[in-house]
RNA sequence: ACGGCAAACCCUUCGCGAGGAGGGGACGCAAAGCUAGAGGUCUCCCGCUGGAGAUAGCUCGGCCGCCGGG
Repeated sequence: ACGGCAAACCCUUCGCGAGGAGGGGACGCAAAGCUAGAGGUCUCCCGCUGGAGAUAGCUCGGCCGCCGGG
């Protein structure tokens, strides 16, 4: 640079819930692409030293990728 993604919020919908999905919408993002391996945070169950789940735009890690320079 060509482009990409899309927070909060609103509408619809799924879920006990955290939260997810679709549409609108842009706070921002050079990985804000994918991934739940480790940690953190959150939810549910509960009898417990426990179990099940959510979060990738919380941190670390893994995999793939765009542009430019050396």

This is a predicted structure of a 70-nucleotide RNA (c-di-GMP-I riboswitch aptamer) from a soil metagenome. The RNAcentral record of the sequence draws on MGnify. It matches the Rfam family "c-di-GMP-I riboswitch aptamer". Rfam's curators write: GEMM was predicted in a large-scale screen for bacterial structured RNA regulatory elements. Rfam links the family to the GO term cyclic-di-GMP binding.